[in-house]
Context: one part of a larger RNA
RNA sequence: UGACGGGGGCCCGCACAAGCGGUGGAGUAUGUGGUUUAAUUCGAUGCAACGCGAAGAACCUUACCUGGGUUUGACAUCCCGCGAAUCCCUAUGAAAAUAGGGAGUGCCCUUCGGGGAGCGCGGAGACAGGUGCUGCAUGGCUGUCGUCAGCUCGUGCCGUGAGGUGUUGGGUUAAGUCCCGCAACGAGCGCAACCCUUGUUGCCAGUUGCUACCAGGUAAUGCUGGGCACUCUGGCGAGACUGCCCGGGUCAACCGGGAGGAAGGUGGGGACGACGUCAAGUCAUCAUGGCCCUUACAUCCAGGGCUACACACGUACUACAAUGGCAGGUACAAAGGGUUGCCAAGCCGCGAGGCCGCGCUAAUCCCAGAAAGCCUGUCUCAGUCCGGAUUGCAGUCUGCAACUCGACUGCAUGAAGCUGGAAUCGCUAGUAAUCGCGGAUCAGCAUGCCGCGGUGAAUACGUUCCCGGGCCUUGCACU
Numbered sequence: 001u002g003a004c005g006g007g008g009g010c011c012c013g014c015a016c017a018a019g020c021g022g023u024g025g026a027g028u029a030u031g032u033g034g035u036u037u038a039a040u041u042c043g044a045u046g047c048a049a050c051g052c053g054a055a056g057a058a059c060c061u062u063a064c065c066u067g068g069g070u071u072u073g074a075c076a077u078c079c080c081g082c083g084a085a086u087c088c089c090u091a092u093g094a095a096a097a098u099a100g101g102g103a104g105u106g107c108c109c110u111u112c113g114g115g116g117a118g119c120g121c122g123g124a125g126a127c128a129g130g131u132g133c134u135g136c137a138u139g140g141c142u143g144u145c146g147u148c149a150g151c152u153c154g155u156g157c158c159g160u161g162a163g164g165u166g167u168u169g170g171g172u173u174a175a176g177u178c179c180c181g182c183a184a185c186g187a188g189c190g191c192a193a194c195c196c197u198u199g200u201u202g203c204c205a206g207u208u209g210c211u212a213c214c215a216g217g218u219a220a221u222g223c224u225g226g227g228c229a230c231u232c233u234g235g236c237g238a239g240a241c242u243g244c245c246c247g248g249g250u251c252a253a254c255c256g257g258g259a260g261g262a263a264g265g266u267g268g269g270g271a272c273g274a275c276g277u278c279a280a281g282u283c284a285u286c287a288u289g290g291c292c293c294u295u296a297c298a299u300c301c302a303g304g305g306c307u308a309c310a311c312a313c314g315u316a317c318u319a320c321a322a323u324g325g326c327a328g329g330u331a332c333a334a335a336g337g338g339u340u341g342c343c344a345a346g347c348c349g350c351g352a353g354g355c356c357g358c359g360c361u362a363a364u365c366c367c368a369g370a371a372a373g374c375c376u377g378u379c380u381c382a383g384u385c386c387g388g389a390u391u392g393c394a395g396u397c398u399g400c401a402a403c404u405c406g407a408c409u410g411c412a413u414g415a416a417g418c419u420g421g422a423a424u425c426g427c428u429a430g431u432a433a434u435c436g437c438g439g440a441u442c443a444g445c446a447u448g449c450c451g452c453g454g455u456g457a458a459u460a461c462g463u464u465c466c467c468g469g470g471c472c473u474u475g476c477a478c479u
Base pairs, nucleotide, nucleotide: 002478004475005474007473008472009471010470011469012468013467015463016462019427020426021425022424023423026318027317028316029315030314031313032312033311034309035308042053043052064304065303066302067301068300069299070298073127077126078125079123080122081121082120083119086103087102088101089100090099091098092097107116108115109114129293130292132291133290134289138287139286140282141281142280143278145276150189151188152187153186154185155184156165157164158163169180170179171178195270196269197268198267200238201237202236203235204234205233206232209228210227213226214225215224216223241264244258245257246256247255248254320420324379325378326377327376328375329374330373336367337366338365341360342359346355347354348353386417391412392411393410394409395408396407397406433455434454435453436452437451438450439449
C1' cells in the first nucleotide's frame, strides 16, 4: 500500500422485510450426472455448467461405433500424358465403387502439322488433410464482479524510501453528480449527454392507407368516382431546461411543495460495460505457436449410435378443478413472414388433410379463426363431464426412406395427481400473474429460444437481521 475481521461509522441493491405467483410432491418434455453400450462423439461444472455450444441428430448433419473401400487422396497449387465438356446403357455390389460398351466434338489462336483456356481421366512427387493434444504457449470473441462508481495521469508539495497528497473533509446526488472548503492546480478513462425506440404536437407528403362531405352501386362491405379533413404511414421540426412561483438550505449545490403541460425533475425502455479480477470459457466458429498422425489420428460409403435406463439433480410444460370443465352464440390486437413461397373461394373428408384453383414479388393478396373476455345453457364436489399419461386399432403429411427414431388426426383406453417436507426462485407497474399471436432454425419436427400485443394486480412500516457492493476509519501474527 492492499487484502481480511463473527471491528466501528455512513450509504446502496427485489438483499431482507411487506406482498403476489412459483420450484421442491405427480405425469410428461428437455439438459446433466451416473450406469450401460461395439459406440452411446466432443465441449460447458458454485454463483457465472445443466431447454448451455445445438436458430431444429430419421439419411445428411456427425466429429462416435461396426463393416466394405481408397492412398497425391473428398479439397488447393505446380509438372507430364491422353481425351472436348457432357450424356446414356450393361454386369457385380448394401452403397462407395469396380469392369465393359455407346452417343458426342463447342471456345480462342493457327503456317492446318498443331498450340492454348476450361473440364474430365491416368501418372510421378513436392504436398494436401487431421472436429488429433495443449484455452496453463496465443489472437479474436465471451461470461463475471457490475451499469457497481470507481480507476489513473502530468506538474507541484510532503516523506530517506515504499508511498502519500490530489481522490480526504462539510453538504448533495442515481453517479469521483454538483457545491463549499483544503498544498494542491489541472487532465484522462469511466458517470451523464450526444444514438435508437416510446409518450404530445406543427409542417410537408397522400398510395397500396383513410372516409367527414358529395355522388354511384350492393344482400352486405371505402365496393367505385371525387376528397386528403380525420386515422395512419414517415421525413423534417417543436417540446422538458429545476425554465417559473413558494418554502428550506451556507446568498451554494441541492431538497420539499406548487403552477402550467401530453409528459417533471435521468419521463419509460434499449444500445452502450472504465482500470482490472477469476492462468474464468472457447485450439470443435475462425485464426494461430509448439507437439503428434501420414496405406492413417487422412478420406469415401452402408448400417448403427448421439434417442440406451435400476437411479439422482437442474430447467420447463400440463394438471390436481366450479375465479372451473364442456356446448352454442358474439367482440376487440400488435408485431412479423411469404414466388424452390404464402395460399383465398368452392368441393370432398368427423378430422389431420386432399382436390381444384383466384390473388399476391405484397400498407394492395395470403398466412389469419386472435385467445383470455362477454352472453346463454349444462355439470354440483365426485378421482368426477377434473386430469390427460399410457396402450390398441385405423389414418394424414413431409421425405429416396418414419423399424431402431418424426409430427399430426379419429375411435377406444383412461395412469399418477385432491396444492406438494426440509429447502428454494422471480417480480416494485402497464411490472407480476394470466391469455393468445408471430418469427428464426427448418423438407418434416418447439412444452425451448427471440419478439408481439390483450386483460391486468398486491405490497414496500422500515434497514435490526441474511447476501452482494461503495466510501471513510480502526486492528492485524497476511501481502
Small-subunit ribosomal RNA, 3' major domain from an uncultured bacterium, 479 nucleotides, folded computationally. Its mean pLDDT, the model's own confidence on a scale to 100, is 85. Rfam family: Bacterial small subunit ribosomal RNA.